[in-house]
């Protein structure tokens, strides 16, 4: 220098055009217990990497960029 893949909650990930963006783990609170853990219930937590474009509508499609990983040179 060229090619490919990935980027969504604190972590691991799902969701690939249309409802209010979700799960597990983790966090907070409550119930239970002498107390803790476990279990159960509820709650909080998101600029869907960034900037544009397409569309009535974009996390999702397209272009460029950034970061990370892999391959080639």
């Nucleotide at each position: 220098g060229g090619g490919c893949a990935u980027a969504u909650a604190g972590c691991u990930c799902a969701g690939g055009g249309g409802u209010u963006a979700g799960a597990g783990c983790g966090g907070u609170u409550g119930u239970c217990u002498u107390a803790u853990a476990a279990a159960c219930a509820a709650c909080a937590g998101g600029u869907c990497c960034c900037u544009g474009g397409u569309u009535c509508g974009a996390a999702u499609c397209c272009a460029g960029g950034u970061a990370u990983g892999c391959c080639c040179a």

A computed fold for a 73-nucleotide RNA from a bacterium, annotated as transfer RNA. Rfam family: tRNA. Rfam classes the family as a transfer RNA.